Context: one part of a larger RNA
Molecule: small-subunit ribosomal RNA, central domain
Organism: uncultured bacterium
C1' cells in the first nucleotide's frame, strides 16, 4: 500500500464540541492546476525484448534496433475536479407565533415510613428461621397512644408513556437556564457533513479535605447449616451509601448495531404539534416530528432485520486480521492513591 470485514463469529470510540484534514447543492461566465489530446527535449552506459554476427554449439562475447509507466517544456480541449466572479433556494442557520416535557442548576416547603428519645397505658414475653440459636425484654421489651428529634428517599398517577449527546433525570413550588417539535405570504444565501490530534462532560465504587449520618450495609464478630462453610440463612456491624469543594475516568458505558444524506410495500398502536369535510358528534381524513410491535421485497451463517434496516448508494471517522501467552512486561504518559490511557515479544496450540 491493498483485500474482506465490525448485532451474536475479532472488530463501532462511552458521550458530546470542535481544529487541522477528507468530502460537498442548483444556474452561468471567466482561469486552466488536476484531466485528455498533438510537438519537442530528456529518459547514461551494461542489463531485459528483437534482428545480425564471433568463439565447433551454448553459456559467454561484439553490432544495431525497440522499449523506457517517468520528468522537463510547448501549443491545444474544458464535460468532470480545482480556482475566482455573479446569481439562485431545495442543504444549513435566523426572524415571528405557539406546544408538550422526571432536560440542567440553586433556593424553599411537604407528607408516609422508619430509627432514637421523652412520657403514658401495659406486664412476659419479643424477633428471628426450613427447624433454630446467637440478639433484645421485669433497669419494664414487642405491642400502642402522645411529644420531639434525626437522615435519607419520593408511595398511587406511571405506562412497550416523556426528556436528555451519552452517563442519566420522577414529591410540590419558585428563580436561573439548554435543547426539540409544529405553523409562518419573514429574513441570510451553502454559512453543509464529518472530524486525527484537542477541550469538555462521564453509572457505581474508590481516593483527599470539611460536614453528615436514620435505614441499609463491604470488611469484622457472633449464631446456624455443613464432612468443611474463610458462602448462601439469622443476630449484630464499620468504611461506605448523602452535602460541600477537588480528584479517579472505568462498565454487559448495550440497541452488545458510529454519524450524516438520499432513496425502497404496507399494517398498527401510542406521545407531542398543525390542518381539513360536516347541523352537531364520542368520531373520519391530511400531513409533520419522536417513540414502539407485526411484516413485502431485499439482506443474512441462521437467529433475524426490515421507512428508528441489519436493504440500496454515496461522504467522513474509529476498529478487527487464528487460540493461548496478555490487556501481561517494557517505555512513555496522567493520577495522591487505587489505578487509567497507550501496548509488545519469546514460547505454545
Nucleotide at each position: 500500500c491493498u483485500g474482506g470485514g465490525c448485532u451474536u463469529a475479532a472488530a463501532g470510540g462511552g458521550c458530546g464540541c470542535g481544529u487541522a484534514g477528507g468530502c460537498g447543492g442548483c444556474a452561468u461566465g471567466c482561469c486552466a492546476a488536476g484531466u485528455c489530446c498533438g510537438g519537442g527535449g530528456u529518459g547514461a552506459a551494461a542489463g531485459c525484448c528483437c534482428c545480425c554476427g564471433g568463439c565447433u554449439c551454448a553459456a559467454c562475447c561484439g553490432g544495431g534496433g525497440a522499449a523506457g509507466u517517468g520528468c522537463c517544456u510547448u501549443g491545444g480541449a474544458u464535460a468532470c475536479u480545482g480556482g475566482u466572479g455573479u446569481g439562485c433556494u431545495g442543504g444549513a442557520g435566523g426572524g415571528a407565533g405557539g406546544u408538550a416535557g422526571g432536560g440542567g442548576u440553586c433556593g424553599a416547603g411537604g407528607g408516609a415510613a422508619c430509627u432514637u428519645c421523652u412520657g403514658g397505658u401495659g406486664g412476659a414475653g419479643c424477633g428471628g428461621u426450613g427447624a433454630a440459636a446467637u440478639g433484645c425484654g421485669u433497669u419494664g421489651a414487642u405491642a400502642u397512644c402522645a411529644g420531639a428529634a434525626g437522615g435519607a428517599a419520593c408511595g398511587c398517577c406511571g405506562g412497550u408513556g416523556g426528556c436528555g449527546a451519552a452517563a442519566g433525570c420522577g414529591c410540590u413550588c419558585g428563580a436561573c437556564u439548554g435543547g426539540a417539535c409544529c405553523u409562518u405570504u419573514u429574513c441570510u444565501g451553502a454559512c453543509g457533513c464529518u472530524g486525527a490530534g484537542g477541550c469538555g462532560c462521564g453509572a457505581a465504587a474508590g481516593c483527599u479535605a470539611g460536614g453528615g449520618g436514620a435505614g441499609c450495609a463491604a470488611a469484622c464478630g457472633g449464631g446456624a447449616u455443613u464432612a468443611g462453610a474463610u458462602a448462601c440463612c439469622c443476630c449484630g456491624g464499620u468504611a461506605g451509601u448523602c452535602c460541600u469543594a477537588g480528584c479517579c475516568c472505568u462498565a454487559a458505558a448495550c440497541g452488545a448495531u458510529g454519524g450524516g444524506u438520499a432513496c425502497u410495500a404496507g399494517u398498527u398502536u401510542g406521545u407531542g404539534g398543525a390542518c381539513u369535510a360536516g347541523u352537531c358528534a364520542u368520531g373520519g381524513g391530511u400531513u409533520c416530528a419522536c417513540a414502539g410491535a407485526c411484516g413485502a421485497a431485499g439482506c443474512a451463517a441462521a437467529a433475524g432485520u426490515g421507512u428508528u434496516a441489519a436493504g440500496u448508494a454515496c461522504c467522513c471517522c474509529g476498529c478487527c486480521u487464528g487460540g493461548g501467552g496478555a490487556g501481561u512486561a517494557u517505555g512513555g504518559u496522567c493520577g495522591c492513591a487505587a489505578g487509567g490511557c497507550u501496548g509488545a515479544a519469546a514460547c505454545u496450540c